[in-house]
Molecule: transfer RNA
Organism: Candidatus Doudnabacteria bacterium RIFCSPHIGHO2_01_FULL_46_24
RNA sequence: GCGCGGGUGGCGAAAUUGGUACACGCACAUCCUUGAGGUGGAUGCGGCCGCAAGGCCUUGGAGGUUCGAGUCCUCUCCCGCGCA
Numbered sequence: 001g002c003g004c005g006g007g008u009g010g011c012g013a014a015a016u017u018g019g020u021a022c023a024c025g026c027a028c029a030u031c032c033u034u035g036a037g038g039u040g041g042a043u044g045c046g047g048c049c050g051c052a053a054g055g056c057c058u059u060g061g062a063g064g065u066u067c068g069a070g071u072c073c074u075c076u077c078c079c080g081c082g083c084a
Base pairs, nucleotide, nucleotide: 001083002082003081004080005079006078007077010026011025012024019067028044029043030042031041032040046057047056048055049054060076061075062074063073064072
């Protein structure tokens, strides 16, 4: 240099054909259980604003197509594999 695959909450990751982004697990917080811990259990858990109801933002970055984009197109950054 060329080709292919990938980048999504704190982490591993899901998302059928473009139609509620973050399912599920881990971790974490509070609580129950214990003499104390572990195990087990309940609830919560992307960010910002708000007393609340709720609103806005968010899929590496920037554009584009579309009523609608994590998904399609273009450019670009990074990681892995292959070829030379």